[in-house]
Context: one part of a larger RNA
RNA sequence: UUGGGCGUAAAGCGCGCGCAGGCGGAAUGGCAAGUCAGCAAGUGAAAGCGUGGGGCUCAACCCCAUGAUGCGGCUGAAACUGUUAUUCUAGAGGCAUGGAGAGGCAAACGGAAUUCCCGGUGUAGCGGUGAAAUGCGUAGAGAUUAGGAAGAACACCGGUGGCGAAGGCGACUUUCUGGACGAAAACUGACGCUGAGGCGCGAAAGCGUGGGGAGCAAACAGGAUUAGAUACCCUGGUAGUCCACGCCGUAAACGAUGGAUACUAGGUGUAGGAGGUAUCGACCCCUUCUGUGCCGGAGUUAACGCAAUAAGUAUCCCGCCUGGGAAGUACGAUCGCAAGAUUAAAACUC
Numbered sequence: 001u002u003g004g005g006c007g008u009a010a011a012g013c014g015c016g017c018g019c020a021g022g023c024g025g026a027a028u029g030g031c032a033a034g035u036c037a038g039c040a041a042g043u044g045a046a047a048g049c050g051u052g053g054g055g056c057u058c059a060a061c062c063c064c065a066u067g068a069u070g071c072g073g074c075u076g077a078a079a080c081u082g083u084u085a086u087u088c089u090a091g092a093g094g095c096a097u098g099g100a101g102a103g104g105c106a107a108a109c110g111g112a113a114u115u116c117c118c119g120g121u122g123u124a125g126c127g128g129u130g131a132a133a134u135g136c137g138u139a140g141a142g143a144u145u146a147g148g149a150a151g152a153a154c155a156c157c158g159g160u161g162g163c164g165a166a167g168g169c170g171a172c173u174u175u176c177u178g179g180a181c182g183a184a185a186a187c188u189g190a191c192g193c194u195g196a197g198g199c200g201c202g203a204a205a206g207c208g209u210g211g212g213g214a215g216c217a218a219a220c221a222g223g224a225u226u227a228g229a230u231a232c233c234c235u236g237g238u239a240g241u242c243c244a245c246g247c248c249g250u251a252a253a254c255g256a257u258g259g260a261u262a263c264u265a266g267g268u269g270u271a272g273g274a275g276g277u278a279u280c281g282a283c284c285c286c287u288u289c290u291g292u293g294c295c296g297g298a299g300u301u302a303a304c305g306c307a308a309u310a311a312g313u314a315u316c317c318c319g320c321c322u323g324g325g326a327a328g329u330a331c332g333a334u335c336g337c338a339a340g341a342u343u344a345a346a347a348c349u350c
Base pairs, nucleotide, nucleotide: 003322004321005320006319007304008303012318014201015200016199017198021194022193023192025088026087027086028085029084030083031082033081034080035077036076037075038074039073042071043070049067050066051065052064053063054062055061091191092188093187097182098181103177104176106174107173110154114150115149116148117147119145120144121143125136126135162169163168206247207246208245209244210243211242215241216240220236221235222234223233258317259316260315261314262313263312266295267294268293269292270291271290272289273288274287275286276285299306300305323350324349325348332343333342334341335340
C1' cells in the first nucleotide's frame, strides 16, 4: 500500500462549531472536461518483456522479425459524472402559535440539620467498638431548653422521570438567555451532509492570587488489631472540598458502540404534545408525532448478544487498528507556572 476490520479479541477523537476538501434532491435545454466509439498517422531510444523463427551438440546465452498497456491528434455519441441556463418543492431553513423541562448565567432569599458561642435546668458520666482504648467531662460535660453566629448541602416530591453536544444539571423567586418538540403552514428555493488542519467547551484531582472554612477529610498524630500493621476499625486533624479570577485538558470522559440519510415483523411500559369518539367535565379508549425503557421475529454475530434508539440492509464523509513485550516509554517538537499533557519511535526480546 492493498485487503480486512473497529460493543467485549488491536481499533470510534471526551464533545461541539466550522474554513479547505470529499459527497450531494427533482424536471428540461445547451456545452462536451471526465466517459464511450471510430479513424489515421505521431510518440513511447536501444536493451529488457510477450509471441514466432534461427545460431552455439542442448540450455543458459546470442541473433532476426513482430507485438504490447500508455501519451498526444481528428471525427462523432450524450445515458451517467461535470458545467451552464431556466424551473420545481419532497431535503434544509422559516413568519405568526402552543405546552413541557434539575438546559445556561447572574442576583436575591428559605427551612431542616451540623458545629461553635452565651444563658437556664441538672449530675456523673459521655463517646466509641467485635471488644476496648486514645479522646471529652466536677474548671460542670453528655442530655434538655432559650437566644445568637457561621459555612456547606438542598430530605420528602424523585421516577430504567426530565433537560443538555458532551462534561454535566435537583430548595424557592426573579432578570437575561440557548436548544428540542407539537400543530398549522405563508415564504426562501438545494441554501444540504461530513469535516484534515483550526477554534471553543470539557468531571474529579492538581496549580497561581485573594477570600472563606460548618461538616467531611489525603498527609500527619495517637488508640486498637496483628507475628508485624507504614492498612482495614476508633479518637483527632492540615491541605483540599466552597467563592472570585486565571491555568491545567485528562478519566472505565462508557452505550467500552463517530456523524448524516433512507428502508426493514410485532408486543408492552413511560415522558411531552396534537387529533378523534364519548362526556356536564375529567379519567378510560382509539389514531398520530417526538423522546426514553423492556421483550422479541427476520436478519446479523466467533459466541455473548444486537434487533426501527441495530451490532440488520444500503449510500456519503471523518477518525482509528495491523502479533505480545519494550511503551503510550526515549529523543525531538509544541503547549504548561509546575505537575505534566499532546505528538511519537527503535535496538533488543518472545
Model confidence (mean pLDDT): 86 of 100.
Predicted 3D model of a 350-nucleotide part of an RNA (small-subunit ribosomal RNA, central domain) from an uncultured bacterium.
The RNAcentral record of the full RNA draws on ENA.